The RNA shown here (Bacterial RNase P class A) has 342 nucleotides and comes from a Syntrophomonadaceae bacterium. The sequence was found by an Rfam model in a public genome assembly. Lineage of the source: Bacteria > Bacillati > Bacillota > Eubacteriales > Syntrophomonadaceae. Rfam family: Bacterial RNase P class A. The family's RNA type in Rfam is ribozyme. About the family: Ribonuclease P (RNase P) is a ubiquitous endoribonuclease, found in archaea, bacteria and eukarya as well as chloroplasts and mitochondria.
RNA sequence: UAAGUAAGUCAGAUAGUCGCAGGUAAUUUUACCUGAGGAAAGUCGGAGCUCCGCAGGGCAGGGUGCUGGAUAACGUCCAGUGGGGGUGACCCCAAGGAAAGUGCCACAGAAACAAACCGCCUGCCCCAAUGGGUCAGGUAAGGAUGGAAAGGCGAGGUAAGAGCUCACCAGCGUUCAGGUGACUGAAUGGCUCGGUAAACCCCACCUGGAGCAAGACCAAAUAGAGGAACUUUGAAGCUGCCCGCUUCGUUCCCGGGUUAGGUCGCUAGAGGUGCCAGGUAACUGGCAUCCCAGAUAGAUGACUAUCAAAUACAGAACUCCGCUUAUAGAUUUACUUACUUU
Numbered sequence: 001u002a003a004g005u006a007a008g009u010c011a012g013a014u015a016g017u018c019g020c021a022g023g024u025a026a027u028u029u030u031a032c033c034u035g036a037g038g039a040a041a042g043u044c045g046g047a048g049c050u051c052c053g054c055a056g057g058g059c060a061g062g063g064u065g066c067u068g069g070a071u072a073a074c075g076u077c078c079a080g081u082g083g084g085g086g087u088g089a090c091c092c093c094a095a096g097g098a099a100a101g102u103g104c105c106a107c108a109g110a111a112a113c114a115a116a117c118c119g120c121c122u123g124c125c126c127c128a129a130u131g132g133g134u135c136a137g138g139u140a141a142g143g144a145u146g147g148a149a150a151g152g153c154g155a156g157g158u159a160a161g162a163g164c165u166c167a168c169c170a171g172c173g174u175u176c177a178g179g180u181g182a183c184u185g186a187a188u189g190g191c192u193c194g195g196u197a198a199a200c201c202c203c204a205c206c207u208g209g210a211g212c213a214a215g216a217c218c219a220a221a222u223a224g225a226g227g228a229a230c231u232u233u234g235a236a237g238c239u240g241c242c243c244g245c246u247u248c249g250u251u252c253c254c255g256g257g258u259u260a261g262g263u264c265g266c267u268a269g270a271g272g273u274g275c276c277a278g279g280u281a282a283c284u285g286g287c288a289u290c291c292c293a294g295a296u297a298g299a300u301g302a303c304u305a306u307c308a309a310a311u312a313c314a315g316a317a318c319u320c321c322g323c324u325u326a327u328a329g330a331u332u333u334a335c336u337u338a339c340u341u342u
Stems, first nucleotide, its partner, number of pairs: 001338010012307007020035006037313001041324002044322005049211004056243004061207005066080005081095001082093004096202002101200002103196003117143002119139005125133003151169002154166003170192001172189007215264004224254001226253005234248004271290008
């Protein structure tokens, strides 16, 4: 200097004029303070909170899946182990079990849990005879097919071959050592039992349901001589089923009134910021400090001046923690590789 990797910051600022919503103080004039995002999006996960009168158990169903931690919790995050990609900084993994069982592996190929198409060897017989042919036996080393074909490769051995034997590896088992653990290393041994669970399934752990249009209160209005079913050996209630528990009437249908009324829920929090301590880290604890939207036909818009990159994706509707997706430009820090110079 160029190209990368990882983690951030901003996403307009300052001043003025007018306009909008909430709050505080005053009194009907006004003054002051605050006022959309890093994803507010998706509604994919988890919880806080509310209700199902109160409190449960089991099954089904659903979710997760290497180990150890963090957290209110999670399918999230941190650290590690194993595997894969990259020269590297780094990135990715749907990462328990195939010896509980049942399935599936197209096409090709002789054969896909078990086998011989070509081939090699041996024996009898035949022939046109240093060879060839029929039949029988042995073989899985060589060739072919395929993603995968009775561990790989080399040597010995054999009628020809084969872990048949040996050396070096891989896998599996056993023992020892290290580690909280996943796992790693060493020694040794029979010689070796496809793949697929992102197929059904098995195993371990977790798991009530519905949701702010949840729900609570106030005001106002009204029409029920309505109907049906069951009725303590019953019914209703708690997602579905069973058990258990509670209540004594419950449920359904038809018709009428209110229904765009008002208040709360609604923003002081698993909160933000700064410092210290512990921890590799995620994070935890302590001290100090701050209040930063609460609309409800839905609030932030317009103009001027200066700076300047000013633009992309894009507007809260109970809240928070994640994940995923969209995204123009500027900029910071650390690390990696290549080239050049000293």